[in-house]
Context: one part of a larger RNA
RNA sequence: AGUUUAUGGGGGAUACCUUGGCAUUCAGAAGCGAUGAAGGACGUGGUUACCGACGAAACGCUUCGGGGAGCUGGAAACAAGCGAUGAUCCGGAGGUCUCCGAAUGAGGAAACUUGAAUACUACUUAUUGAAUCCAUAAAUAAGAAAGAGCGAACCUAGGGAAUUGAAACAUCUUAGUACCUAGAGGAAAAGAAAGUAAAAACGAUUCCCUUAGUAGCGGCGAGCGAAACGGGAACAGCCUAAACUUAAAAUUUAAGUGUAGUGGGACAGUUAGAAAUGAUUAAAUGUGACAAUUAGACGAAUUAGUUGGAAUCCUAAACCAAAGAAAGUGAUAGUCUUGUAGUCGAAAAUUGAAACAAUCAAACUGAAUCCCAAGUAGCAUGGAGCACGUGAAAUUCCGUGUGAAUCUGCGAGGACCACCUCGUAAGGCUAAAUAUUCCUGAAUGACCGAUAGUGAAAUAGUACCGUGAGGGAAAGGUGAAAAGAACCCCGAGAGGGGAGUGAAAAGAACAUGAAACCAUAAACUU
Numbered sequence: 001a002g003u004u005u006a007u008g009g010g011g012g013a014u015a016c017c018u019u020g021g022c023a024u025u026c027a028g029a030a031g032c033g034a035u036g037a038a039g040g041a042c043g044u045g046g047u048u049a050c051c052g053a054c055g056a057a058a059c060g061c062u063u064c065g066g067g068g069a070g071c072u073g074g075a076a077a078c079a080a081g082c083g084a085u086g087a088u089c090c091g092g093a094g095g096u097c098u099c100c101g102a103a104u105g106a107g108g109a110a111a112c113u114u115g116a117a118u119a120c121u122a123c124u125u126a127u128u129g130a131a132u133c134c135a136u137a138a139a140u141a142a143g144a145a146a147g148a149g150c151g152a153a154c155c156u157a158g159g160g161a162a163u164u165g166a167a168a169c170a171u172c173u174u175a176g177u178a179c180c181u182a183g184a185g186g187a188a189a190a191g192a193a194a195g196u197a198a199a200a201a202c203g204a205u206u207c208c209c210u211u212a213g214u215a216g217c218g219g220c221g222a223g224c225g226a227a228a229c230g231g232g233a234a235c236a237g238c239c240u241a242a243a244c245u246u247a248a249a250a251u252u253u254a255a256g257u258g259u260a261g262u263g264g265g266a267c268a269g270u271u272a273g274a275a276a277u278g279a280u281u282a283a284a285u286g287u288g289a290c291a292a293u294u295a296g297a298c299g300a301a302u303u304a305g306u307u308g309g310a311a312u313c314c315u316a317a318a319c320c321a322a323a324g325a326a327a328g329u330g331a332u333a334g335u336c337u338u339g340u341a342g343u344c345g346a347a348a349a350u351u352g353a354a355a356c357a358a359u360c361a362a363a364c365u366g367a368a369u370c371c372c373a374a375g376u377a378g379c380a381u382g383g384a385g386c387a388c389g390u391g392a393a394a395u396u397c398c399g400u401g402u403g404a405a406u407c408u409g410c411g412a413g414g415a416c417c418a419c420c421u422c423g424u425a426a427g428g429c430u431a432a433a434u435a436u437u438c439c440u441g442a443a444u445g446a447c448c449g450a451u452a453g454u455g456a457a458a459u460a461g462u463a464c465c466g467u468g469a470g471g472g473a474a475a476g477g478u479g480a481a482a483a484g485a486a487c488c489c490c491g492a493g494a495g496g497g498g499a500g501u502g503a504a505a506a507g508a509a510c511a512u513g514a515a516a517c518c519a520u521a522a523a524c525u526u
Stems, first nucleotide, its partner, number of pairs: 001525009016477002020448002022445007029437002031150002039100003042055003046078002050074002052059001061094006070082003105114003120147002123143006154185001155183005165172001169219001195202002206233004216224002237429003240373001243257006261407001263372004267366005277361004285357003290352005296344003302317004318335002320324001326338003378402007388414001409424005464471002484510001487498004
């Protein structure tokens, strides 16, 4: 020096654990804000740096319920107190709620200054009032619970890429995607046929399955890609304009009637009628039994022995069960604790709502006449969108230019024409089935178990980095209980040795404690 063995150090793998995450299901809720939000700054405690709570009425105030012995948050300790005259705690409703922030008296380098009761826009009322005679615009003042700003996704609309694929690339694709902007709601959008069909018919919209990777489109390349029928979910239909009547009025306005494709209405005529029935989740409402939510209450049944530090294990004999879900308890508990099944409960607030009241709703016939949505439909041209790239290109939308008809009308059935069939554009409203989850509750997992699972199980969007936008960690486990080692000895201390507690080879650098690496001892080799 090496090898082997043993003992220890070092280190923190492994197995075990879970306070934290992940995913999904069901139910709720789907908003907050000038009555000042979201988000912050600064304060408030006997001692108070941090987190949480609260706001100068500041670890809290009032009141109404619940609850019943301890309490003064996480978080110890000391001090000082509170509580059966019911505290702490839980829930409903109030009060208070500094400063900044849409921030709104003015200013501003947010949390400040100044100042005096005050922003802006829209609306209403009053006063005043130009060019310009009446007037109007504008101005001033007052009123008023209007708007603004924030918020995860879902939705609608307006804008709108490129990487990429085509094995290059330009039409094409990626894709109307990402992203930006505006707006709304708990959903949004769509929606009651100028439809779909085909010799038979259906009867608003939306969503799912299927049709179907079909018909088609396509440098006919890469690729893109329907619809109807059929089967389901859910179902719901209405109001105007015109026209006519009446009244005011003389440009028009209001009320009534009126709304359709087997064409309807006005108009004219006939019959019926306030009962029955239906509707009032939208199309016009009110009261509201009852139910749900926001605290809670009752809630069955086991002892002994053995081992052990400790019994829930084991042994023996019992019991309950509408309860053998689960968690905790010194090891594994139906019968120890909290619970569970089941049953019950609200002074107050919110939500839904049976029922009642109230309100609304009739049909038929008819010759002529009138009405039935205009710079619209269509056409030309240039684009867009339809699965459809201009194509034979219908149907839909937009720019420019043109520009009809009026029920003997007009549109559609994929150029166009004919026949036939279907519908009735150029006004509007409409629940459900559908999409999503910042958030609340309950539950589940062939999901993770501290290099995993959220970036974050601990002061985590923290420490730290960056001028900034932004980037972004590491770090869990004593023990059943601190019983956290009085006292003595060595030592400057750290630390160690006794003693004591304890299962201490669990001693706080604390459960298990692998390997690398280090040391000591022994044997062997050189």
Large-subunit ribosomal RNA, domain I from Campylodiscus clypeus, 526 nucleotides, folded computationally.
The source organism's lineage runs through Eukaryota, Ochrophyta, Bacillariophyta, Surirellineae and Campylodiscus.
The full RNA is in RNAcentral, with records from ENA.